[in-house]
RNA sequence: AGAGUUUGAUCCUGGCUCAGGACGAACGCUGGCGGCGUGCUUAACACAUGCAAGUCGAACGGAUCUCUUUACCGGACAUUUUCGAAUGAAAGGUAAGGAGGUUAGUGGCGGACGGGUGAGUAACGCGUGGGUAACCUACCCUGCUUACGGGGACAACAGCUGGAAACGGCUGCUAAUACCGGAUACGAUCCUUAGGCGGCAUCGCUUAGGGAAGAAAGGUGGCCUCUAUUCAUAAGCUACCGAGGCAGGAUGGACCCGCGUCUGAUUAGAUAGUUGGUGAGGUAACGGCUCACCAAGUCUGCGAUCAGUAGCCGGCCUGAGAGGGUGGCCGGCCACACUGGGACUGAGACACGGCCCAGACUCCUACGGGAGGCAGCAGUGGGGAAUCUUCCGCAAUGGGCGCAAGCCUGACGGAGCAACGCCGCGUGAGUGAAGAAGGCCUUCGGGUCGUAAAGCUCUGUCUUCAGGGAAGAACCGCCUAUAUGUGAACAAUGUAUAGGUCUGACGGUACCUGAGGAGGAAGCUCCGGCUAACUACGUGCCAGCAGCCGCGGUAACACGUAGGGAGCGAGCGUUGUCCGGAAUUACUGGGCGUAAAGGGCGCGUAGGCGGGGAUUUAAGUCAGAUGUGAAAACUCUGGGCUCAACCUGGAGACUGCAUUUGAAACUGGAUCUCUUGAGGGCAGGAGAGGAAAGUGGAAUUCCUAGUGUAGCGGUGAAAUGCGUAGAUAUUAGGAGGAACACCAGUGGCGAAGGCGACUUUCUGGACUGUACCUGACGCUGAGGCGCGAAAGCGUGGGGAGCGAACAGGAUUAGAUACCCUGGUAGUCCACGCCGUAAGCGAUGAAUACUAGGUGUAGGGGGUAUCGACCCCCCCUGUGCCGCAGUUAACACAAUAAGUAUUCCGCCUGGGGAGUACGGCCGCAAGGCUGAAACUCAAAGGAAUUGACGGGGACCCGCACAAGCGGUGGAGCAUGUGGUUUAAUUCGACGCAACGCGAAGAACCUUACCAGGGCUUGACAUCCCCUGCCAGUCGUGGAAACACGAUGUUCAGACCUUCGGGUCUGACAGGGAGACAGGUGGUGCAUGGUUGUCGUCAGCUCGUGUCGUGAGAUGUUGGGUUAAGUCCCGCAACGAGCGCAACCCCUAUUUCCAGUUGCCAGCACUUUGGGUGGGAACUCUGGAGAAACCGCCGGUGACAAAUCGGAGGAAGGUGGGGACGACGUCAAAUCAUCAUGCCCUUUAUGUCCUGGGCUACACACGUGCUACAAUGGUCGGUACAGAGGGCUGCGAAGCCGUGAGGUGGAGCGAAUCCCAAAAAGCCGGUCUCAGUUCGGAUUGCAGGCUGCAACCCGCCUGCAUGAAGUCGGAAUCGCUAGUAAUCGCGAGUCAGCAUAUCGCGGUGAAUAAGGUCCCGGGUCUUGCACUCACCGCCCGUCA
Repeated sequence: AGAGUUUGAUCCUGGCUCAGGACGAACGCUGGCGGCGUGCUUAACACAUGCAAGUCGAACGGAUCUCUUUACCGGACAUUUUCGAAUGAAAGGUAAGGAGGUUAGUGGCGGACGGGUGAGUAACGCGUGGGUAACCUACCCUGCUUACGGGGACAACAGCUGGAAACGGCUGCUAAUACCGGAUACGAUCCUUAGGCGGCAUCGCUUAGGGAAGAAAGGUGGCCUCUAUUCAUAAGCUACCGAGGCAGGAUGGACCCGCGUCUGAUUAGAUAGUUGGUGAGGUAACGGCUCACCAAGUCUGCGAUCAGUAGCCGGCCUGAGAGGGUGGCCGGCCACACUGGGACUGAGACACGGCCCAGACUCCUACGGGAGGCAGCAGUGGGGAAUCUUCCGCAAUGGGCGCAAGCCUGACGGAGCAACGCCGCGUGAGUGAAGAAGGCCUUCGGGUCGUAAAGCUCUGUCUUCAGGGAAGAACCGCCUAUAUGUGAACAAUGUAUAGGUCUGACGGUACCUGAGGAGGAAGCUCCGGCUAACUACGUGCCAGCAGCCGCGGUAACACGUAGGGAGCGAGCGUUGUCCGGAAUUACUGGGCGUAAAGGGCGCGUAGGCGGGGAUUUAAGUCAGAUGUGAAAACUCUGGGCUCAACCUGGAGACUGCAUUUGAAACUGGAUCUCUUGAGGGCAGGAGAGGAAAGUGGAAUUCCUAGUGUAGCGGUGAAAUGCGUAGAUAUUAGGAGGAACACCAGUGGCGAAGGCGACUUUCUGGACUGUACCUGACGCUGAGGCGCGAAAGCGUGGGGAGCGAACAGGAUUAGAUACCCUGGUAGUCCACGCCGUAAGCGAUGAAUACUAGGUGUAGGGGGUAUCGACCCCCCCUGUGCCGCAGUUAACACAAUAAGUAUUCCGCCUGGGGAGUACGGCCGCAAGGCUGAAACUCAAAGGAAUUGACGGGGACCCGCACAAGCGGUGGAGCAUGUGGUUUAAUUCGACGCAACGCGAAGAACCUUACCAGGGCUUGACAUCCCCUGCCAGUCGUGGAAACACGAUGUUCAGACCUUCGGGUCUGACAGGGAGACAGGUGGUGCAUGGUUGUCGUCAGCUCGUGUCGUGAGAUGUUGGGUUAAGUCCCGCAACGAGCGCAACCCCUAUUUCCAGUUGCCAGCACUUUGGGUGGGAACUCUGGAGAAACCGCCGGUGACAAAUCGGAGGAAGGUGGGGACGACGUCAAAUCAUCAUGCCCUUUAUGUCCUGGGCUACACACGUGCUACAAUGGUCGGUACAGAGGGCUGCGAAGCCGUGAGGUGGAGCGAAUCCCAAAAAGCCGGUCUCAGUUCGGAUUGCAGGCUGCAACCCGCCUGCAUGAAGUCGGAAUCGCUAGUAAUCGCGAGUCAGCAUAUCGCGGUGAAUAAGGUCCCGGGUCUUGCACUCACCGCCCGUCA
């Protein structure tokens, strides 16, 4: 950075699609490890359970536990004892204290933070920048200052009592840092007096007075200096903590303002506390925030209101950027806490884990009544494509309370789950060619997987096991010491420093070491193009693929599988979404003549834009400075985890906003001025410009009258219609309506629509000249207003002609059309609507600039002239051509589609659709505005090549016309279709299949059918064995074949005892397998061959030139030709394949040659060129000549050429043949042959017998013979050419009516034979008839070929004697030695010819014309065709 896709190809327009990146993802397949992140996007659905906000006993009274003191009780036990008792004394108990714990309640602080969610919200909610002279702020910090003296309660508790419970009630007692008076008042507040200063309107600050109201709380430790006394204590002192007041700070908040912040106008008007004022209330504070009264305002096209959607931002994704999308995690703000409402407390809430009320839901209940709120962390159900553990710990960080220890903390720190994402690592490394085995492919040679594996030598990351083992810890507290504050103090205590001590959830984790062993660790997608990567098999428009184009109908690189390959890799694909590519909404950076797109036209409002000079201002603009633009993120550069991701220091950036200082060119504002833009005045001329009134002639029609008679009218041709009741025609008169011939002109006028006889009146605009006036007054123009063809509508007139609808007649398959005859609305007028058109130059308006040439209309000037012309110049309008330039091209080109500026309108793929709904307008018809669902991959513009046209021009052809003869009717032959059949083998199907393959089906052929056989085979190669199996004969059989008998092969080499043996080869038989075989399929897999357009004149290339390109030019044009044949011209110049010529036959002639051919002259003759001879002629077959528009005349352009003539055997390619350009028809042929692939292999091969290809209601093609007298028949008689002949042609002679037989001369052929040519000619006969025409059919008798003529051959004789009397529609051939007619030959072939291929004999008619039909060629034009008109395509129905 682009690519694919519209076309036969091209350029353009234009949509669709792809390659990239990203994700809180999901799904499919797969899955080794670690680090760092992330994880309900849906139901702001409902929630079981546990936890998430408590703390302070150094505020308070109690309760309770432990220890302890004193007193009393008690008296186990002990001692003594006089035995009476005495003494001492533990446990325990009671009372009053003390010390230390615990804590329900009172009280304080905190539950307004932290955590969650995004429902609501389009808003000062958020962002950004400001303001508060209109405000608050607990805890914290600093400074100043105060704490005096009293009082009464309520919990707890006790007693009684209600209730199931939740929870209370009554009575009584009590403390406080709880509560309430009083005193005091440095500040502060309020009122007030007098000043000063400042500002931004209200006002703010400050100085000095006077007055008023209003505060507080104590606790703990230590001590005895002071005071008091009971002499050791506290009411004292002291330290700390706390309390009150004021001021300031910090922090946090509140309110206000500028700017920014989605979509819809198919939402255009909204608003009553609404907008403002006065007063009051309320608030921390301003304010309609609330209320009373007064006024009637306020917002809105710069989008109010309404509706829909949405938390906003830093950022994130993408992008070159500008932008676009997004707002999950992290951070800031806001809002919410089951739903709705409300306040209380408090510094702070209208309060997630507070209260009250209402509602829904859930739970408990003794039915009376109660309880609850996971959008905290886990977790559950549900929803969903989809999103985790009911974990550990307060060790760290942070928060609440506390003097502190500490307690609390699902904040947080960690661990768990999930490839959800990013990053890193591994799954081994080296060596290793017999290129192993195996797979796959193969042209069978090989190639590839592939150094890949194995093998050998190593390593040890990760995993596993074992051992060691962190950092994160700094604190706080306590102890000691030091310094310092307070203090009377060495007590106590605050602060600071140093040392010691103490604290780890993660976790025995990270990390390190050792051991073992390549051992435990690779998949996913793709491979037709885009887009890197190809083969085989299977499948056969099936199964399937597909992002777009598109693949698949028997050889699929596109489906499925395999092998191979490409890409990425613990992932890979798919789906979804966003940006990109897309300049496809275009600010950067698009367009509107024909592709989508200029409003039908004007006037004009808002708005936007705007001429020259001067002064000024500083809003825009530019520059500097300052503040802000949080952090994180991003970029750069360092650092820390082994690297990276990640974390982190510094810098940049944050493109913005605000304030301030300056500059003054440009834009804007202000003032002055100017005249060129604009307008006015004056002087002119042009015009279908508009409106109204009047006037005119021609024509049509009608009426009246006359003349006149049978038609008129109409059409392609007719008919309907009119007319004997007198039409049409013609003459005269009259009526009425509409339109204005000629002039008339790409002439004029108008903004457009539009305007056309003449006159008058009223009226708009433009132009020319002048330079007198104003002095920028201008341009454009959303809305708005007006004008606006035709048709149509309303009311009233009018109505000649024309004429929707309608009627009739034609046409037609039909004809609701085109044509004809009629004809109503309408067309006309007045007034009022409608408001649309291909309202077009498919081109908005305005201004300026940018080569020329040539018309035309209006005006002016110059020159010239007596004057008018002519000529030159200027302005305005209207045309054509044309340069630069533009354009996709076509084209435009001073009347721009060029170069620029200003303003408006409009477009964004095709269809759906200018449709639906809504709104507005309209009497209606309808108009304006104007979608979506769904569907397609295109739709489209311009140009190019062809093909095509019932387009044009030119030309050719037996194409037509002019002729001759046929076919189509009959009988037969033959081919085809159809039918039939066991089979009727197969192919060929418009021309260009059908007497075609087939130059010849009785068997064979033969491919078909039935039956009988064979299976390495009828045929080929290779291997092994045998060496007679052959032939002959017999039996069976339809034959093939089977069985039996007889039967000992051949060649070469070597050896040889000459008997023979060995080897090789041939041949034959047997055997095994590779293989043979196939007229089985595919001619749409092919080669080769062939047909056809067409013997038509075309088809191309190189270089050059033109075009963005496809392409064009050349090859077109003017002539000419059979011809792209030739000439001339020309941005073309040349060349190739075709044409022509060169080749063959034929027509004339010369030379040479002279047998088998010939015979003029000569001789002989059996009269036959037979013989001698001849070489003249014919002929044969070789070599030449000849014809070239060469000569003459005309025409033509001085050409090419053409017409005529002469000469010549032949005259304009002399006549024929061979020869067939590039290509078309997927034309024909796999059954000539060859061949890929598929199929078959005891059969789809092969052998044999018989049958079939020969069938027969029918249809078609091609022929033969006829229908007769230009003939038939009988007799006589004449003249060819070209062929063939040894498995052959076969003579004469003889036999037979004949076919033929016999015969065997001659001939491998210019010698002999086939061989008679026939029509013709001469003569006879028939006399127009189904015949003496015609010969089908059939019977009998024969001949020939052949193994064999039944199915199924040919011929002969006798007999039989059908249809047919010249053929409907239609259709074929032929232009001269042709048609027609006549016979002859050959190939095939045993035999079989009406067919085919050749040969000669006789031998016409007509045309020389134009293009009607058919086919073809060239140029041109149109096209929506390009599979190319047998195209494309529309509607209806299924």